Small-subunit ribosomal RNA, 5' domain from an uncultured bacterium, 576 nucleotides, folded computationally. The coordinates come from a structure-prediction model, not an experiment, and the mean pLDDT is 82.
[in-house]
Context: one part of a larger RNA
RNA sequence: GACGAACGCUGGCGGCGUGCUUAACACAUGCAAGUCGAACGGGGCUGUGCCCUGCACCGGGCGUUAGGGGAUAAACUAACGCCGGGAGCAGGGCGCAGCUUAGUGGCGAACGGGUGAGUAACACGUGGGCAACCUGCCCUUUAGCCGGGGACAACACCGCGAAAGUGGUGCUAAUACCGGAUGAGAUUUUUGUUUCGCAUGAGACAGGAAAGAAAGGCGGCCUCUACACAAAGCUGCCGCUAAAGGAAGGGCCUGCGUCUGAUUAGUUAGUUGGUGUGGUAACGGCGCACCAAGGCGACGAUCAGUAGCCGGUCUGAGAGGAUGGACGGCCACACUGGGACUGAGACACGGCCCAGACUCCUACGGGAGGCAGCAGUGGGGAAUUUUCCGCAAUGGACGAAAGUCUGACGGAGCAACGCCGCGUGAGUGAAGAAGGCCUUCGGGUUGUAAAGCUCUUUUGCCGGGGGAGAAAAUUAUACAUGUAAACAAUGUGUAUAAGUGACGGUACCCGGAGAAAAAGCCACGGCUAACUACGUGCCAGCAGCCGCGGUAAUACGUAGGUGGCAAGCGUUGUCC
Numbered sequence: 001g002a003c004g005a006a007c008g009c010u011g012g013c014g015g016c017g018u019g020c021u022u023a024a025c026a027c028a029u030g031c032a033a034g035u036c037g038a039a040c041g042g043g044g045c046u047g048u049g050c051c052c053u054g055c056a057c058c059g060g061g062c063g064u065u066a067g068g069g070g071a072u073a074a075a076c077u078a079a080c081g082c083c084g085g086g087a088g089c090a091g092g093g094c095g096c097a098g099c100u101u102a103g104u105g106g107c108g109a110a111c112g113g114g115u116g117a118g119u120a121a122c123a124c125g126u127g128g129g130c131a132a133c134c135u136g137c138c139c140u141u142u143a144g145c146c147g148g149g150g151a152c153a154a155c156a157c158c159g160c161g162a163a164a165g166u167g168g169u170g171c172u173a174a175u176a177c178c179g180g181a182u183g184a185g186a187u188u189u190u191u192g193u194u195u196c197g198c199a200u201g202a203g204a205c206a207g208g209a210a211a212g213a214a215a216g217g218c219g220g221c222c223u224c225u226a227c228a229c230a231a232a233g234c235u236g237c238c239g240c241u242a243a244a245g246g247a248a249g250g251g252c253c254u255g256c257g258u259c260u261g262a263u264u265a266g267u268u269a270g271u272u273g274g275u276g277u278g279g280u281a282a283c284g285g286c287g288c289a290c291c292a293a294g295g296c297g298a299c300g301a302u303c304a305g306u307a308g309c310c311g312g313u314c315u316g317a318g319a320g321g322a323u324g325g326a327c328g329g330c331c332a333c334a335c336u337g338g339g340a341c342u343g344a345g346a347c348a349c350g351g352c353c354c355a356g357a358c359u360c361c362u363a364c365g366g367g368a369g370g371c372a373g374c375a376g377u378g379g380g381g382a383a384u385u386u387u388c389c390g391c392a393a394u395g396g397a398c399g400a401a402a403g404u405c406u407g408a409c410g411g412a413g414c415a416a417c418g419c420c421g422c423g424u425g426a427g428u429g430a431a432g433a434a435g436g437c438c439u440u441c442g443g444g445u446u447g448u449a450a451a452g453c454u455c456u457u458u459u460g461c462c463g464g465g466g467g468a469g470a471a472a473a474u475u476a477u478a479c480a481u482g483u484a485a486a487c488a489a490u491g492u493g494u495a496u497a498a499g500u501g502a503c504g505g506u507a508c509c510c511g512g513a514g515a516a517a518a519a520g521c522c523a524c525g526g527c528u529a530a531c532u533a534c535g536u537g538c539c540a541g542c543a544g545c546c547g548c549g550g551u552a553a554u555a556c557g558u559a560g561g562u563g564g565c566a567a568g569c570g571u572u573g574u575c576c
Stems, first nucleotide, its partner, number of pairs: 001575003005572005012422006018415002020380001025378003029375003034107003039104002042101014057085002060083008114333003124257007133250003138246007146180001148178002155170006187210010216238006225231001259305003266296003271293008308330004312323004335356005358369004386412001388411003394408001395406004425455004435446004459517001461512005469503001474498010520565005525546003531560005541548002
């Protein structure tokens, strides 16, 4: 000088950072990876069209009965029956639309986030190589997308189980699954020509053979086809298949560099090489069979210990030394050990299987779990935070989009843990007040310090106003333009309108009262800036080193004074 610090005393504000270095110890609870109904069949809710039925209700006609009337009638009133209407209510069937969704299916879940246990190694850094490789989504280009089939969930029914869950029978859709067709190019094989390379070899062109692809969805229209269209047609967008190139990402090989110990000197049997075969995206003892007997080592093999590596960080004039917390890159790991599956990508933190330890549930038969994600708990420890707010921004997944999800992220909270900034007042004020301390008793000092007077109001407090961060996406309209037969639709661009803030009523601004609410810590023998008095009496104590203390201690304790730093100051630890 530095610190992810801790401890003691003290503590006003703000900005920006940082915050389990120990037990990779164990974890209650919540959340951290979903999304798409424009892939699909169902279910539910709502609305609506058509049909059927019932009821309330309506009035007219007819009939019957009763009343009434009267002349036996008619007119009139009531009830019942039939016929008719029925815009209201209810139920059912078929269909359409919107919303929603358990399941099938697709994409994602291999990213993002955490930790540093292991690893002394092609792990990392740096420079090369792959003529030995892969690459979903994205971009550019080319071509294609024909025609069929059978299932399984959901669902229904019947079971088993305490649960977790699971069995049987039957039905069904798809961008799920499986054959067939076509197949330029690509792949394999083969023939020929040709160019190139450090080797194995690689490329280009022409020809033959073989096997091998696909899926639809949404919007619109009548130009073409069929014409009855709301199509099996056309068209736009999204998707699908094959291939080439790109971008970006990964895999493998390799030169050099990368801690300590020789009180570790020899080590190695798939070991070193070859042939063949298998395997892989790919080379390779990567695996296997056979053959040979090699390979490494004082230029330190092997063994043991320690350790994630780097950009950087600290220190230093530099060379160097130390270090790798936060941030960024790479690697490794995900309770411990092992294994594969799916997939473009994993041998997969919040997937699967097995074994183990531990915890939990149980009807004892059997099951469930994995915070080194964000918070939080116990424990360990000198020591390290909220079970907060929001997806408004940035980024990511899915989706045509609206949007959904996102403890990534953006913010707020806690902690003087660090750095930086500000404040705790300014001016004036000598009767040099009082008090304290010292004193040679004259005085000295605290000390312009205080009081008093004149001001200011940063910050804090109270009242009022109040952001930027928001760009968009998207929707509607208009215009231009591409596709198109089209004034439809859709893509692109422009303009106009609508459109979203967690932080936060925060930052900031204005006003108000009032010096008001805000200073400590360490040291004072020398090193080392700063001295006296009293107490103590080799006691009590101090101390980084030298050393102080045994009766006048500037070194112990207290007081006054002084010095230093300051919202901090000291101590301890560690590195230079």
Rfam family: Bacterial small subunit ribosomal RNA. The full RNA is in RNAcentral, with records from ENA.